[in-house]
RNA sequence: CUCUUAUGAAGAGCGGCGGAGGGAAUAGGCCCUGUGAAGCCCGGCAACUUGAACAUUCAGGUGCUCCAUCCUACAGAUAUAUCAUCUGAAAGAUAAGAG
Numbered sequence: 001c002u003c004u005u006a007u008g009a010a011g012a013g014c015g016g017c018g019g020a021g022g023g024a025a026u027a028g029g030c031c032c033u034g035u036g037a038a039g040c041c042c043g044g045c046a047a048c049u050u051g052a053a054c055a056u057u058c059a060g061g062u063g064c065u066c067c068a069u070c071c072u073a074c075a076g077a078u079a080u081a082u083c084a085u086c087u088g089a090a091a092g093a094u095a096a097g098a099g
Stems, first nucleotide, its partner, number of pairs: 001099007013042001015041003021032003026073004043065003047062006069091001074088005
């Protein structure tokens, strides 16, 4: 990097460093941010997985730690036929396995 499977409206700091951006891509919105963004450290949460116990606890490997995967765009259904709501794709993210 590719493929397969599973999950996703829950949970998690008033900390330190840092110093201007961030929220995947394209487009349209909207939101967070010097009352400190990204990133790193510490702390925390507990999704997957491994090991040991056999109590449902401990340790390890990733992961996560503002806002529903921030919302919409593709298709379908319902509808007062404008608004709106729901479902499924597509795409992305995380974990495990394989190549």
SAM riboswitch aptamer (S box leader) from Oceanobacillus oncorhynchi, 99 nucleotides, folded computationally.
NCBI's taxonomy places the organism under Bacteria, Bacillati, Bacillota, Bacillaceae, Oceanobacillus.
Rfam family: SAM riboswitch aptamer (S box leader). Rfam describes the family as follows. The SAM riboswitch is found upstream of a number of genes which code for proteins involved in methionine or cysteine biosynthesis in Gram-positive bacteria. Its family is annotated with regulation of gene expression in the Gene Ontology.
Of the family's consensus pairs, 97% are formed in the model.